[in-house]
RNA sequence: UGAAGAGUUUGAUCCUGGCUCAGAACGAACGCUGGCGGCGUGGCUAAGGCAUGCAAGUCGAACGGAGUAGUUGGAUCGCAAGUGAAGGCUACUUAGUGGCGGACGGGUGAGGAAUAGUUAGGUAACGUGCCCCGGACUCUAGGAUAGCGGCGGGUGGCAACACCCUUUGCGAAAGUGCCGGUAAUACUAGAUGACAUCAUCGGAAUGCAUAUUCAGAUGAUCAAAGGGUUACUGGUCUGGGAUCGGCCUAUCUCCCAUCAGCUAGUUGGUAGGGUAACGGCCUACCAAGGCAAAGACGGGUACCAGGCGUGAGAGCGUGGUCUGGCACAUCGGGACUGAGACACUGCCCGGACAUCUACGGAUGGCUGCAGCAACGAAUAUUCCGCAAUGGACGAAAGUCUGACGGAGCGACGCCGCGUGCUGGAUGAAGUCCCUCGGGAUGUAAACAGCUGUCAGGGGAAAGGAAGAAAGUGACCUACCCCAAAGGAAGCCACGGCUAACUCUGUGCCAGCAGCCGCGGUAAUACAGAGGUGGCAAGCGUUGUUCGGAAUCACUGGGCUUAAAGGGUGUGUAGGCGGGUCAGAGGGUGUCUCGUGAAAGCCCCCGGCUUAACUGGGGAAUUGCGGGGCAAACCGCUGGUCUUGAGGUCGGCAGGGGCAUCCGGAACUUUGGGUGGAGCGGUGAAAUGCGUUGAUAUCCAAGGGAACGCCGAUGGCGCAAGCGGGGUGCUGGGCCGAUUCUGACGCUGAGACACGAAAGCGUGGGGAGCAAACAGGAUUAGAUACCCUGGUAGUCCACGCCGUAAACGAUGUGCACUAGGUAUCAGCGACACUGACGUCGUUGGUGCCGUCGCAAAAGCAAUAAGUGCACCGCCUGGGGAGUACGGCCGCAAGGCUAAAACUCAAAGGAAUUGACGGGGGCUCACACAAGCGGUGGAGUAUGUGGAUUAAUUCGAAGCAACGCGAAGAACCUUACCUGGGUUUGACAUGCUAGGAUGCACCCAUGAAAGUGGGCUAUGCUGCCUCUGGUGAAACUAGCACAGGUGCUGCAUGGCUGUCGUCAGCUCGUGCUGUGAAGUGUCGGGUUAAGUCCCUUAACGAGCGAAACCCCUAUCACUAGUUACUAACGGGUUAUGCCGAGGACUUUAGCGAGACUGCCGGCGUUAAGCCGGAGGAAGGUGGGGACGACGUCAAGUCAUCAUGGCCUUUAUGCCCAGGGCGUCACACGUACUACAAUGGACGCAACAGACCGACGCGAGACCGCGAGGUGGAGCAAAUCGGAGAAAAGCGUCCUCAGUUCGGAUUGGAGUCUGCAAUUCGACUCCAUGAAGUUGGAAUCGCUAGUAAUCGCGGAUCAGCCAUGCCGCGGUGAAUGUGUUCCUGAGCCUUGUACACACCGCCCGUCAAGUCAUGGGAGCUGGGAGCACCCGAAGUCCGCUUAGCUAACGCAAGAGGCGGCGGCCGACGGUGAGCCCGGUGACUGGGACUAAGUCGUAACAAGGUAGCCGUAGGGGAACCUGCGGCUGGAUCACCUCCUUU
Repeated sequence: UGAAGAGUUUGAUCCUGGCUCAGAACGAACGCUGGCGGCGUGGCUAAGGCAUGCAAGUCGAACGGAGUAGUUGGAUCGCAAGUGAAGGCUACUUAGUGGCGGACGGGUGAGGAAUAGUUAGGUAACGUGCCCCGGACUCUAGGAUAGCGGCGGGUGGCAACACCCUUUGCGAAAGUGCCGGUAAUACUAGAUGACAUCAUCGGAAUGCAUAUUCAGAUGAUCAAAGGGUUACUGGUCUGGGAUCGGCCUAUCUCCCAUCAGCUAGUUGGUAGGGUAACGGCCUACCAAGGCAAAGACGGGUACCAGGCGUGAGAGCGUGGUCUGGCACAUCGGGACUGAGACACUGCCCGGACAUCUACGGAUGGCUGCAGCAACGAAUAUUCCGCAAUGGACGAAAGUCUGACGGAGCGACGCCGCGUGCUGGAUGAAGUCCCUCGGGAUGUAAACAGCUGUCAGGGGAAAGGAAGAAAGUGACCUACCCCAAAGGAAGCCACGGCUAACUCUGUGCCAGCAGCCGCGGUAAUACAGAGGUGGCAAGCGUUGUUCGGAAUCACUGGGCUUAAAGGGUGUGUAGGCGGGUCAGAGGGUGUCUCGUGAAAGCCCCCGGCUUAACUGGGGAAUUGCGGGGCAAACCGCUGGUCUUGAGGUCGGCAGGGGCAUCCGGAACUUUGGGUGGAGCGGUGAAAUGCGUUGAUAUCCAAGGGAACGCCGAUGGCGCAAGCGGGGUGCUGGGCCGAUUCUGACGCUGAGACACGAAAGCGUGGGGAGCAAACAGGAUUAGAUACCCUGGUAGUCCACGCCGUAAACGAUGUGCACUAGGUAUCAGCGACACUGACGUCGUUGGUGCCGUCGCAAAAGCAAUAAGUGCACCGCCUGGGGAGUACGGCCGCAAGGCUAAAACUCAAAGGAAUUGACGGGGGCUCACACAAGCGGUGGAGUAUGUGGAUUAAUUCGAAGCAACGCGAAGAACCUUACCUGGGUUUGACAUGCUAGGAUGCACCCAUGAAAGUGGGCUAUGCUGCCUCUGGUGAAACUAGCACAGGUGCUGCAUGGCUGUCGUCAGCUCGUGCUGUGAAGUGUCGGGUUAAGUCCCUUAACGAGCGAAACCCCUAUCACUAGUUACUAACGGGUUAUGCCGAGGACUUUAGCGAGACUGCCGGCGUUAAGCCGGAGGAAGGUGGGGACGACGUCAAGUCAUCAUGGCCUUUAUGCCCAGGGCGUCACACGUACUACAAUGGACGCAACAGACCGACGCGAGACCGCGAGGUGGAGCAAAUCGGAGAAAAGCGUCCUCAGUUCGGAUUGGAGUCUGCAAUUCGACUCCAUGAAGUUGGAAUCGCUAGUAAUCGCGGAUCAGCCAUGCCGCGGUGAAUGUGUUCCUGAGCCUUGUACACACCGCCCGUCAAGUCAUGGGAGCUGGGAGCACCCGAAGUCCGCUUAGCUAACGCAAGAGGCGGCGGCCGACGGUGAGCCCGGUGACUGGGACUAAGUCGUAACAAGGUAGCCGUAGGGGAACCUGCGGCUGGAUCACCUCCUUU
């Protein structure tokens, strides 16, 4: 016995901080659903209005009547039967008088913040009917008055009389009289009366006091009611009790200080009145008090408590049902009666409302129980009964009782029960999913067996009914029997928080959403379905409260930078306060007594079958009060002490303050001299000044402001602040002392004082500077930055203002807690001639640092550590330090200080990146130095654009653009037009046919195709062969094919790029709360994170390098188709032949290069520099090879592929056209512009590659392209094949040319089915632009650039000047890193993280919303002044009105009338407070893509910000002072280590 957290700010982290969720609860409501029972509960809104019925009566044993019945009685009448009056008695009823009760019970919560409630007290300042216990008494008399009768009418009757209406008059009604007589427990008078009350007298006792108590004596005053057969009961006075009340005091009891002062009966006194009683409760007089920051007064809100909800608790919220208290009864006022009321169903008056009305007047009060309409999200029956409990009355029987007991309605709540149980797999069917295999629903169902709660039917008693017995039930039901699984399950959720997942539909739509957030074609988040989870006769939603929230923090928070220390001091109240002794005992502690109602909560034991519910007992009620004890601590009183504090004495330093006087430098002005053309200013300029002489320079004079060096990280001051020198006055501090007082202290709400700069007022002053302003520049603009001027101001005096990043963003004071070091002002000791030094100590000013603290950065004896005391301040961001109000100010404005609305963040510190018009180091054809180009021309080609029936599609900065395309006339081809086709041009399977089939032929057509013919001819597998089968083919049909249709932002694969840049990571360890860091940094070095050294790191991986290929040298091996030195043969000549294996070469295997050697430098390193040797030297040159990743980079049209779309078409076939258009623009190339050239001639030297659908020699023809022809060659053998530039020689001589070749005309060649759109080539002719190219821009560091030709792929041919290769000739420049571009590392700032193509500010414009001001209009509230003045109490007058008791009478008394005070409602007036509305107006918030700029974040491109002032479309700009919360560079100082 009791305590849980999670989501959301970020790329990530820690912290701060708000928002949100999970829990519990409810007098609830709404949605869907709904079997039974028990116990509870149910108008929260209009204290708004109510039809109807009921909710308070009772007593005949208080009284007289009246009536009914019975009985008695017998009058009267009658011959009689009979009739039956008066009277008596009994029983019953009851209108009235009288008594008691209607002050309880029941309802509601409007008002009320104290007149209330709560708890504890007081009442010596009081009352108390009925009830209980005592004491005493109950005598005599009287007059009234209700009721009743009459004063009327009508009817009947001769009448008596009876009956009816009931006042007959007035009046519609309600109502309103007179006369007569009558009773009482009604009323009155008298008597008696004290242990009652009062007065007087003296006495005693008590109390702080007003005063009280006791006993005695004397005097005065006041009573009564009867009823009943009895029992008994009632009445009067008095004492006491009990109960219930009145009044008083203290404690506690909501919000606003933007309510700060309130108060005239106010505070007190005296006297009186009044009350049951104290009292300004009321009146008169006197005094001038009383309350208030511990919150008066004012405003708002609210019944309070026990309790209830929640919570671990402390608390917070709440006050429905039940209980206690209060208040109210249509609204307001008033009294009467009474024990008790200022009275819910009484009275009077006024108002509103409603009803009736004959309009003259009347009547009414559901906030009792039901019920009605209205209001509202919403809340029940016009039920039964007094059987029980209780109440009123009564002697009782009994009557009354919408209190109460019950029933009804509502899942409104709590509790209980059920909707079945057991078995049952081939895991049925259906449904859903699927990778098509299967899986799920699921033992679930079916089926079989069993049971019988509840509901249903039938039966039936006890009990609720008792402390004598009997009687008494509105309502409820235990229990028994029967049948049958039969009648009984839904709701919400399933992205995370949060248990539970898939499919389909939808496509930022529809919608969801508590927060974060989902939805833009693959949505576990929307909707539906299947499945699953949760709860269950309910489940969800909404609302509200507490919790979580330590998010107002007492328990239990904070304030350097997150929100938060007041600008600074002095000081009031208050809070807190040193040592010691004594006293009392207020706080405190402990014990005890009283109280803390019951119910409730908790525990135990019982009763309903259980539970809810309920009975009994206990505990608890943490509180308040009384008493006893204790005396440590706090407080109080008194004494004492010196260490806190202050004083005294002796020294010390200082830009501390105020006043006054003086000084030099600079500046400017004025005068004079010299001088002569510029000065000035800037990035560059211009405005400006200057020949009327500037600037410069010299002399003299004037003026104002500020004080260089010293000077410092230094000093002083409370802060703001203080700086030339002297003097005067003056404040504070520090050190030392064998000095004095004796706690005199600390803090400090209000208050008061001081308070930079700017600004304001008055008067001075004005040199320089300088808001505003003017001009010049800059610029797209430039209301700026820069420049030239320049006014307020800056200065002084006096007075305001009162704010700053007034900052250490750190309140003041005291104490404690390692050190080191520097410095300022002192003192002491040691040493000493002294300068000085060493040690110690006090007070300041700095730095580093241990512990500790901190979110971290950091702080760290000058704390942000550990404690104490006091003050100030904070509680998400925005709105807003704003509005309104108040106070202050001359104004500017300051201080105080919200809300609506809106967002889910806003923030702090640190981390990793990225970025910077930040820094450092380094690299790269990046620049520079060079060479050659592009951009200008013509052409080619690609692209854009335009055009078109179509000009198919893709690629888009670098990294699209001679790219996909290594070949568009058809084809390709995807596009367009037209013609066709539909199981298809292609694949697989099934069904049916049956040999139908194919080739072939004909017609038509542009073709595709369509239609037909033929078995004459040819072809067709297998078997058991004149037949069978049906593989292939064909026809028809079904599944399906097909798609260069969409999505590269669903994908695989491939590729580009940063970039061949040197980086990117991991394991373990260590550091940090963590993200992360370390390693990977630092010092060297390298092409390189290459290597070395150092080192909380040690290792490792992917990259770099190496391994691989080509190339450069050599050796070996091997020689054919290659080669040919020697030998031989042969030719006009040639390795042509024999031969050779030397050379070249081929192609295989090796060697070689490793900073290996030397010297120097370097850390005895890595390495660098130089040298030797070497074919090659520091990676020898080149290639392949491309880390982690970035760009949603590119590609669905190479291919593959999910999803979607299409299926007589977006598929397929065909013909023709298009992809080739052309005013134009761009990219990439080619050819040129010429003489380093062109032309012609002569004549050298390669490499690599290709060739059978091919290369094609020699030969012949053609000017040529080419043709004829076909030797050789599947190739070191033959062919393509002639290399070209270069070289030698001749011509051209600077021109639009003998340059250039476009364009065009003509004639041809070749390929091909076909060159018209739209091929290449040849020849002849033509001969355009172009004379070296603006801004700008590209490539290249050596066999490179430049230049020259050759080959190949694709390919019938070719638009190739492209691409990929090959070799020939063969330079220049640089040895640097200032700048441009890009990159790497380190560091720094950041408000960026979609990462600077970022973020972001303000005006304007549009829409929506809330709000301030506003001429006014309007509603409400509280008071003030005055007027009116109902009812009514009180006071006075009235005996001219009425009047039974008393009185002989007069009269007394009462009623009435009149007057007065007060007084509700109402009216008038001036203001105050709070709302609503309002033309117009101010700002604010929010809103995917509006306008203008670019203010801020990086040095944000003029560092930013704060205060203030001026200016400006706007962000803003400028001046003055301040701050660092400014980057960068340099210097100084200090610190750390040695």